[in-house]
Notes
This is a predicted structure of a 72-nucleotide RNA (transfer RNA) from Candidatus Yanofskybacteria bacterium RIFCSPLOWO2_01_FULL_49_17. The source organism's lineage runs through Bacteria, Bacteria candidate phyla and Candidatus Yanofskyibacteriota. The coordinates come from a structure-prediction model, not an experiment, and the mean pLDDT is 82. Rfam family: tRNA. For this family Rfam cites "The tertiary structure of tRNA and the development of the genetic code" (Hou, Trends Biochem Sci, 1993). By type it is a transfer RNA.
């Protein structure tokens, strides 16, 4: 060079057209003498970037970036 594939919450990842979630982890309270564990709410995302088609995008469509894999 060329082909695929992959970027979503601090991590590991769901979500594949209609207002974005889990589990760990973080606050906070509850329980205890205390500390774990355990139970309750809660905080935290420009969904890589730029365009483009939709009435509407994380999702389609191109182009870039960025990191995997193969070929050469």
């Nucleotide at each position: 060079g060329c082909g695929c594939c992959c970027a979503u919450a601090g991590c590991u990842c769901a979500g594949u057209g209609g207002u974005a979630g889990a589990g760990c982890g973080c606050g906070u309270c509850a329980c205890u003498u205390a500390u774990a564990a355990u139970g309750a709410c809660g905080a935290g995302g420009u969904c890589c970037u730029u365009g483009g088609a939709u009435c509407g995008u994380u999702c389609c469509c191109a182009a870039g970036u960025g990191g995997g894999c193969g070929c050469a």